This is a predicted structure of a 76-nucleotide RNA (transfer RNA) from Spirilliplanes yamanashiensis. The sequence was found in a public genome assembly. Its Rfam family is "tRNA". From the family's description: Transfer RNA (tRNA) molecules are approximately 80 nucleotides in length. By type it is a transfer RNA.
């Protein structure tokens, strides 16, 4: 510099035009213990990295721009 991929809860990630939680971990509460741990059962939470367009509708498609990760290219 030029091109691909990602950005979603406290973490991992899922939904890929049509009610953002299927799920796992975490926290909280009980149960179990002397107590804790582990183990059980329950409860729990967002508007999708900003900004703007398309669209009846956008996490999802279109630009910009942030940040992370790769690959190529220059390294005089």
């Nucleotide at each position: 510099g030029u091109c691909c991929c990602c950005g979603u809860a406290u973490c991992c990630c899922a939904a890929c035009g049509g009610c953002a939680g299927a799920g796992g971990a975490a926290a909280u509460g009980c149960u179990c213990u002397c107590a804790a741990a582990c183990a059980g059962c329950a409860u729990c939470g967002a508007g999708u990295g900003u900004g703007g367009g398309u669209u009846c509708g956008a996490a999802u498609c279109c630009c910009a721009c942030c940040g992370g990760g790769g690959a190529c290219a220059c390294c005089a």